Small-subunit ribosomal RNA, 3' minor domain from Gossypium anomalum, 161 nucleotides, folded computationally.

Context: one part of a larger RNA
RNA sequence: CACCGCCUGUCGCUCCUACUGAUUGAAUGGUCUAGUGAAGUGUUUGGAUCGUGGUGACAUGGGCGGUUCGCUGCCCAUGACGUCGCGAGAAGUCCACUGAAUCUUAUCAUUUAGAGGAAGGAGAAGUCGUAACAACGUUUCCGUAGGUGAACCUGCGGAAG
Numbered sequence: 001c002a003c004c005g006c007c008u009g010u011c012g013c014u015c016c017u018a019c020u021g022a023u024u025g026a027a028u029g030g031u032c033u034a035g036u037g038a039a040g041u042g043u044u045u046g047g048a049u050c051g052u053g054g055u056g057a058c059a060u061g062g063g064c065g066g067u068u069c070g071c072u073g074c075c076c077a078u079g080a081c082g083u084c085g086c087g088a089g090a091a092g093u094c095c096a097c098u099g100a101a102u103c104u105u106a107u108c109a110u111u112u113a114g115a116g117g118a119a120g121g122a123g124a125a126g127u128c129g130u131a132a133c134a135a136c137g138u139u140u141c142c143g144u145a146g147g148u149g150a151a152c153c154u155g156c157g158g159a160a161g
Stems, first nucleotide, its partner, number of pairs: 005133001008129002011126001013123005019117002023113001025112007035102002039098004045092001049088008058079009139160009
């Protein structure tokens, strides 16, 4: 405080928890399938460039000869050039192998968004009634069946708490 009491359920509101959920949802990772395929290695070639040897004509210098003093013959050295070989060798190229990365197929795992749906819990001074507590104004309660906005109502059986 003590019937101007206490108290019950639906509905509504606020919050929380898990569930379901269209979206042919999303993200990440693993395995698999089929493509594209960087790069590397080997291979078929390629041959910029460099080195070296021979040889040819030219230029310069030197030596030895000839000389009509104009030059010229041979040899040596150097330079650049042409040509023939030898060696090394970059880029590129053919084929094969390994194969990153990307895309794709199927599947698995983890995480995550979601209108809406349907539960449970908590809160309050919300709404509707007043079922219970007094013989609470139809005594209460239990089992069972049916019904109703809701607490509840009705039938049958039982108990006295």

The RNAcentral record of the full RNA draws on SILVA. It matches the Rfam family "Eukaryotic small subunit ribosomal RNA". On this family, see Yusupov et al., Science 2001: "Crystal structure of the ribosome at 5.5 A resolution".